Source information
Predicted 3D model of a 499-nucleotide part of an RNA (large-subunit ribosomal RNA, domain I) from Pseudohongiella spirulinae. Model confidence (mean pLDDT): 86 of 100.
[in-house]
Context: one part of a larger RNA
RNA sequence: CGUACGUGGUGGAUGCCUUGGCAGCCAGAGGCGAUGAAGGACGUGGUAGGCAGCGAAAUGCUUCGGGGAGCCGUCAAACAGGCUUUGAUCCGGAGAUGUCCGAAUGGGGAAACCCGGCCCACUUGUGGGUCAUCCUUAACUGAAUCCAUAGGUUAAGGAAGCGAACGCGGGGAACUGAAACAUCUAAGUACCUGCAGGAAAAGAAAUCAAUUGAGAUUCCCUAAGUAGCGGUGAGCGAACGGGGAAAAGCCCUUAAGCAAUUUUAGUGUUAGUGGAACGGUCUGGAAAGUCCGGCGACAGUGGGUGAUAGCCCCGUACACGAAAGCACUGGGAUUGUGAAAACGAGUAGGUCGAAACACGUGUAAUUUUGACUGAAGAUGGGGGGACCAUCCUCCAAGGCUAAAUACUCCUGGCUGACCGAUAGUGAACUAGUACCGUGAGGGAAAGGCGAAAAGAACCCCGGAGAGGGGAGUGAAAUAGACCCUGAAACCGCGUACGU
Numbered sequence: 001c002g003u004a005c006g007u008g009g010u011g012g013a014u015g016c017c018u019u020g021g022c023a024g025c026c027a028g029a030g031g032c033g034a035u036g037a038a039g040g041a042c043g044u045g046g047u048a049g050g051c052a053g054c055g056a057a058a059u060g061c062u063u064c065g066g067g068g069a070g071c072c073g074u075c076a077a078a079c080a081g082g083c084u085u086u087g088a089u090c091c092g093g094a095g096a097u098g099u100c101c102g103a104a105u106g107g108g109g110a111a112a113c114c115c116g117g118c119c120c121a122c123u124u125g126u127g128g129g130u131c132a133u134c135c136u137u138a139a140c141u142g143a144a145u146c147c148a149u150a151g152g153u154u155a156a157g158g159a160a161g162c163g164a165a166c167g168c169g170g171g172g173a174a175c176u177g178a179a180a181c182a183u184c185u186a187a188g189u190a191c192c193u194g195c196a197g198g199a200a201a202a203g204a205a206a207u208c209a210a211u212u213g214a215g216a217u218u219c220c221c222u223a224a225g226u227a228g229c230g231g232u233g234a235g236c237g238a239a240c241g242g243g244g245a246a247a248a249g250c251c252c253u254u255a256a257g258c259a260a261u262u263u264u265a266g267u268g269u270u271a272g273u274g275g276a277a278c279g280g281u282c283u284g285g286a287a288a289g290u291c292c293g294g295c296g297a298c299a300g301u302g303g304g305u306g307a308u309a310g311c312c313c314c315g316u317a318c319a320c321g322a323a324a325g326c327a328c329u330g331g332g333a334u335u336g337u338g339a340a341a342a343c344g345a346g347u348a349g350g351u352c353g354a355a356a357c358a359c360g361u362g363u364a365a366u367u368u369u370g371a372c373u374g375a376a377g378a379u380g381g382g383g384g385g386a387c388c389a390u391c392c393u394c395c396a397a398g399g400c401u402a403a404a405u406a407c408u409c410c411u412g413g414c415u416g417a418c419c420g421a422u423a424g425u426g427a428a429c430u431a432g433u434a435c436c437g438u439g440a441g442g443g444a445a446a447g448g449c450g451a452a453a454a455g456a457a458c459c460c461c462g463g464a465g466a467g468g469g470g471a472g473u474g475a476a477a478u479a480g481a482c483c484c485u486g487a488a489a490c491c492g493c494g495u496a497c498g499u
Stems, first nucleotide, its partner, number of pairs: 001498009015484001016448002020419002022416007029408002031162002039101003042055003046079002049075003052059001061095006070083003106115003116131007133159009166197001167195005177184001181231001207214002218245005228236002249400003252344001257337014272320003278293003282289001294311002302314003349373008359385001380395005435442002455483001458470004
């Protein structure tokens, strides 16, 4: 030095676990905000800090209910001091308080700061209130300019901002595909923007059909990758009809009704309550395991307890429960609305230019409209895919309308041939934290002693160390806090053999 075996160190794989995630199902809710939101800053505890809670009335206040013995959140123990059967802590309903910033709204501003006007109160600087803008309505004023109007002032009401997806409008790409590329495609997608609602939009035929008829809209299956469109390339792609889900019709002629408030009854919900049935033996640190003998079940979902418990604990089936709030349903009362129009003219149609229709101008109907035009008026008008006739069918140019459909920031319950700490959310832990960046923004690592801290009194070495050796606890300390298991790489030590 090498090989083998043994024994250690290092390291943190693997196994096991789960506080956290992921995906769904069934319900709920579908908004919050000038009565100041979402989100924050700063404070607030007897003791420094973080998280959580709260707001100068600050770890809380009042009240109404529940509950019944301990309590003063957590990391996180200890000390100090308190509260509580005159019912605390805790849980739920309603209310009060609610600094400063933030739409932020008295003015300003480099957010959480600075500086004001007016009124009131106490007292000499505090406290309370109020003062933004825009829109609508009303009143009062009121120019050039006589009347008027513009403008001004005041009052009342409303709006503003935030929020995950879903919706309807207004705008609207490119990469890409066409094996290049220009029409085309991607795609009316991404993105920007306006406006909502719990859904939205659409909607009661100037619709289809075809010689029989159907009878608003929406969604699903089919028809069908069919008919078609298409540098007839790439690709795009219906409808009629059939089967389902859900169904609801009305108004402008005057009433059906609708909404709000209040009251009453019920249901649900926001705390809760009751809730069956077991003992022994053996092993073991520990029994829920073994063996023996019982019991309950409208309850053998699940979790915990020193190993695997129907009968130990929490629960579960089942049965009950609300002073107060909320939601829904039904009844009653009051108020408001319905209520301004009256059957649709600069409309239908036409020409030119565009767009939408599966349909790229094509034989191109139909729908919309930028420009120019422009009817009839029910003895009338539109449509039936150029156009004409016949026939059939419907009545535009006014309006309302639930359900079936789409989505899930959020709440509750349940489920999983979903993950199990390099996985699953980026985040199981002080995580959008630390850290990086001027900024927009980027963005981690990091779980596990033990059943119970019983977390090692005391002694020894040592620097009043670090670390270790005894002692002690424990089933176990090679479970000792760098703590379950503890692989490999890598580094030692011991023995044997080889050189």
The RNAcentral record of the full RNA draws on ENA and SILVA.